[in-house]
RNA sequence: AGGGGUGUAGCUCAAUCGGUAGAGCGCCGGUCUCCAAAACCGAAGGUCGCAGGUUCGAUCCCUGUCACCCCUG
Numbered sequence: 001a002g003g004g005g006u007g008u009a010g011c012u013c014a015a016u017c018g019g020u021a022g023a024g025c026g027c028c029g030g031u032c033u034c035c036a037a038a039a040c041c042g043a044a045g046g047u048c049g050c051a052g053g054u055u056c057g058a059u060c061c062c063u064g065u066c067a068c069c070c071c072u073g
Stems, first nucleotide, its partner, number of pairs: 001072007010025004019056001028042004049065005
């Protein structure tokens, strides 16, 4: 320098053909217990890496860019 992959909640990861984002763990509150753990119940938490474009509507399509990983030279 060229090519490919990944980027979504604090962490690990989902999300069909574009229709407005979820799970597990963790954290917080509650029940239970002498207390705690476990178990059960509930709630919070996201500019979907960033910036544009297309569209009535984008995590999803297009362009640029950043970080990390792999391959080629």
Overview:
Predicted 3D model of a 73-nucleotide RNA (transfer RNA) from Actinoplanes awajinensis subsp. mycoplanecinus. It matches the Rfam family "tRNA". Rfam classes the family as a transfer RNA. Its family is annotated with triplet codon-amino acid adaptor activity in the Gene Ontology. RNAcentral holds the sequence, with entries from Rfam. NCBI's taxonomy places the organism under Bacteria, Actinomycetota, Micromonosporaceae, Actinoplanes, Actinoplanes awajinensis. Model confidence (mean pLDDT): 82 of 100.